[in-house]
Context: one part of a larger RNA
RNA sequence: GUCUGCGAGUUAGUGUCCGUGGCGAGCCUAAGUCCUUCUGGGACGGAGGCGAAGCGAAAGCGAGUCCGAAAUGGGCGACUUUAGUCGCUGGCACUAGACCCGAAGCCGAGGUGAUCUACCCAUGAGCAGGUUGAAGGUUGCUUAACCGCAACUGAAGGACCGAACCCGUGAAGGUUGAAAACUUCUGGGAUGACUUGUGGGUAGGAGCGAAAGACUAAUCAAACCCGGUGAUAGCUGGUUCUCCCCGAAAUAGCUUGAGGGCUAGCCUCGUGUGCUGACCUGCGGAGGUAGAGCACUGGAUGAACUAGAGCCCAUACCAGGGUAUCGAAUUCAAUCAAACUCCGAAUGCCGCAGGGUGUAACACGGGAGUCAGUGCGUGAGGGAUAAGCUUCACGCGCGAGAGGCAAACAUGCCAGACCAGCAGCUAAGGUGCCCAAAGACCGUUCAGUGGAAAGGAUGUGAGGUUGCUUAGACAGUGAGGAUGUUGGCUUAGAGGCAGCCAUCAUUUAAACAGUGCGUAAUAGCUGACUCAUCGAGUGAUCUCGCGCCGAUAAUGAUUGGCGAUAAGCGGUAUACCGAAGCUCUGGAAGACGAGUGGUUUCGACCAUUCGGAUUGGUAGGGGAGCGUUCUAGCGACAUUGAAGCCGAAGCGGAAGCAACGGUGGAGUUUCUAGAAGUGAGAAUGCAGAC
Numbered sequence: 001g002u003c004u005g006c007g008a009g010u011u012a013g014u015g016u017c018c019g020u021g022g023c024g025a026g027c028c029u030a031a032g033u034c035c036u037u038c039u040g041g042g043a044c045g046g047a048g049g050c051g052a053a054g055c056g057a058a059a060g061c062g063a064g065u066c067c068g069a070a071a072u073g074g075g076c077g078a079c080u081u082u083a084g085u086c087g088c089u090g091g092c093a094c095u096a097g098a099c100c101c102g103a104a105g106c107c108g109a110g111g112u113g114a115u116c117u118a119c120c121c122a123u124g125a126g127c128a129g130g131u132u133g134a135a136g137g138u139u140g141c142u143u144a145a146c147c148g149c150a151a152c153u154g155a156a157g158g159a160c161c162g163a164a165c166c167c168g169u170g171a172a173g174g175u176u177g178a179a180a181a182c183u184u185c186u187g188g189g190a191u192g193a194c195u196u197g198u199g200g201g202u203a204g205g206a207g208c209g210a211a212a213g214a215c216u217a218a219u220c221a222a223a224c225c226c227g228g229u230g231a232u233a234g235c236u237g238g239u240u241c242u243c244c245c246c247g248a249a250a251u252a253g254c255u256u257g258a259g260g261g262c263u264a265g266c267c268u269c270g271u272g273u274g275c276u277g278a279c280c281u282g283c284g285g286a287g288g289u290a291g292a293g294c295a296c297u298g299g300a301u302g303a304a305c306u307a308g309a310g311c312c313c314a315u316a317c318c319a320g321g322g323u324a325u326c327g328a329a330u331u332c333a334a335u336c337a338a339a340c341u342c343c344g345a346a347u348g349c350c351g352c353a354g355g356g357u358g359u360a361a362c363a364c365g366g367g368a369g370u371c372a373g374u375g376c377g378u379g380a381g382g383g384a385u386a387a388g389c390u391u392c393a394c395g396c397g398c399g400a401g402a403g404g405c406a407a408a409c410a411u412g413c414c415a416g417a418c419c420a421g422c423a424g425c426u427a428a429g430g431u432g433c434c435c436a437a438a439g440a441c442c443g444u445u446c447a448g449u450g451g452a453a454a455g456g457a458u459g460u461g462a463g464g465u466u467g468c469u470u471a472g473a474c475a476g477u478g479a480g481g482a483u484g485u486u487g488g489c490u491u492a493g494a495g496g497c498a499g500c501c502a503u504c505a506u507u508u509a510a511a512c513a514g515u516g517c518g519u520a521a522u523a524g525c526u527g528a529c530u531c532a533u534c535g536a537g538u539g540a541u542c543u544c545g546c547g548c549c550g551a552u553a554a555u556g557a558u559u560g561g562c563g564a565u566a567a568g569c570g571g572u573a574u575a576c577c578g579a580a581g582c583u584c585u586g587g588a589a590g591a592c593g594a595g596u597g598g599u600u601u602c603g604a605c606c607a608u609u610c611g612g613a614u615u616g617g618u619a620g621g622g623g624a625g626c627g628u629u630c631u632a633g634c635g636a637c638a639u640u641g642a643a644g645c646c647g648a649a650g651c652g653g654a655a656g657c658a659a660c661g662g663u664g665g666a667g668u669u670u671c672u673a674g675a676a677g678u679g680a681g682a683a684u685g686c687a688g689a690c
Stems, first nucleotide, its partner, number of pairs: 001690006011096007019088005026050003032044005054061002064076004099238002102235001106228003110225003118202009127192001129161003132157001136153006165189003170185004204220001206216002241625006251264005265370002267367007275358001279355007291343001292341002297337003301333004308326002310323004373398010403414003418587004423583003429577003432562003438574001440572005455549002459546010476533005482506003487501003512527001516525002588615002592611008626679001628676006635669003644663004650657002
C1' cells in the first nucleotide's frame, strides 16, 4: 500500500416546541399494596403535581392589586375570545464523558526502582619498563663555632616518558549502522583529587551532584507502575445509504474579545395577517456631495497705489530731497482648498397617493449555519494619484456556478446545467491551416508595425489656415550687388563686419552706412536685394490617421503555433460558425389552480384527471424513501433442496429488487407493525491477511 472485518449524535432525567392520541374546567397518578396465565398484564392507591386569578418584598387584599396621605395618575393583571392535562414519536436545549479519537499536564499518608548512573560506607585488588634525583644522612674541605662548598649516599613527587588500565582531543568511516553513541587512526591521564571487584547506604518536590539542571535502569526543569481518568482541549483530524424542495454568511454591537462566543442581520420549516412588498408614476420634503465660485476663512501670482523700512544726498535738532531697493494694508486682474461656500445638481433617502397577488411583504413560533472572505468596475482615505497592497462605500461575480470565449487562466466577456436526442437558431467570440465557419467593396500601414514610455525626426496619408506665384514664384545656373563713404565717434588701426551713436542721401533693374566667413587694418569670399535664363507650382503653420527611432540578460525562441503584405489596421453592407442560452421531439418530478370520487371531529385529509410556474448549488433547514439485525402477528416457501456464494436475463427515478442456472446442504421470508450495537473510503484510524 491493497483486501476483509471493526470503527463516531447514544442513553437517562428535566425543560420547550411541532406532530399524534385519551379525557376535558379539568387532567394525571407516584411510591406502595393486591390479583395473575409472573422478563408480562390487570386492579387499587389523589400523597402530590399542573391548570382554572392576580397583585404585592411581605402581612395581605382580590377582578383587581401595588405605589401613596391621596388619585381623575402610573405599573402588573382581568374582560371581549377561558384550555388545559396526561401518554407516545420527533426537533432542540440543559445536566451527565454526551458525536468519536488525540495532548503536554495536575493530584494520591498508593506502590516499584541506586544490578545503569551520582555520592558515600566497609572490605579487597591493580598500576611493564625507563627517566629525573627534593629533604635527610655520611665523608672531606672550610669556619673560633655556626654558615658554606664538594663528593658520595638517599629515594621524595596530585614529578617526567610510556604499556596494561582509565578517559574520549581531532579526523575519517558509519548514519534502513556490525553498534538506539560504534570502529579505525590520532590524542589525554597513567603513585593518584588514580583505577577497579564484591557487599552495603541515600529516592521522587526526594536523593545525589569538583554544578552540566548533570545523574537517579536506552526515560529527568521532577523517574517508573497503578489509580483519580472517558482530566481538560474556544484546537486539528474523522463522522458510514438514496432521491426531492428551498438555500446562506464571511456584517453590526458587546466580549481578558480578535482563528472563540452572545444578540441582531442574512437561510429554512410551520402558523397567522391579507395587499401592506420589490418596482413604477405623480406630489411634497430634508440635505450641502459632483460641479462651480471667491461673498466668508485661508493659500498663492501679477499690477496699481501706499503706511513703513533700506540706500544716497543734505542735515546742530526738528524737518527735508532723491531712489532701476523691499514692502503690510487697500484696490484691480487672474486663481487654489477634505477640515472655505454667495451658489449648487444627478442619484440616493423620507412621507403621502395611485398602480403593483409577487421576484412578494409583515408578525409569531421550531431549526440552523455564518462572524478568516476574495477579484473586477465605480467613488474615496492610507501608500509613492506603487503593489495580486491596505481600509471603507455602491454594484457585479467567485465563494456555493457547470457550459462557450479570453492559447493555458476561481473572479474578465457571454450565459445560469431536471433527463435524453447523430434536430434547428443565436450570444460573447470568431470564419488561411492546426480548428467549426467568408467572400465582396472603400481606405490605410512596409514597420512582421500589428506584438512597451517620455522624447526625437523633410516616413507616409487626410483635412485646414496663411505667404509667394505665368505681371514668371521656389530650387538651380549666368550677371550685377554701386556712389557720397574709409558715415560720425572711438582707436595704434576700426575702411559694411572689436565697441558706441546715427542708419541718411544719390545712381539705379537692384544693391544693407550691411547676414556670415575673413584681414593688423585693407583686400578677398558670401548673403540680402535685382536682372536674365528656366517654366508651374513653392514656402510656413495647425489638426487628425497609420508607421520610424528610443528597444539591453543570462538553456531556444514565441501574435497560442505554423505562417501571412494580409491571414495587419480603420470602415461599409451581407452570409456563416459558435454554448448545457433559446427552439423542436420525447420523458421525469412538481408549488399552485381547476374538476371528479371517498372519508370527515366540517378545520381538512386521501385517491385520481387536466393545466402547470419551476427543477445549478457549499454551510444549513425541510420532505420522501431504500437497505441491515432482532421482535410480534396473519401468512408463505423449503431435502421435488433454505440461507450463503458464483454467474446473470430483466425491472425501478435512486438507494436497490431479481427470474433462471451452478454450488451448497437446513433453514428462510412477503406483508403489517415495533425496537435499534442500522449503512464506511478517508480519522499519519484499530485488528488480521498478503
Annotation: This is a predicted structure of a 690-nucleotide part of an RNA (large-subunit ribosomal RNA, domain II) from a Chthoniobacterales bacterium. The full RNA is in RNAcentral, with records from ENA. It matches the Rfam family "Bacterial large subunit ribosomal RNA". Its family is annotated with ribosome and structural constituent of ribosome in the Gene Ontology.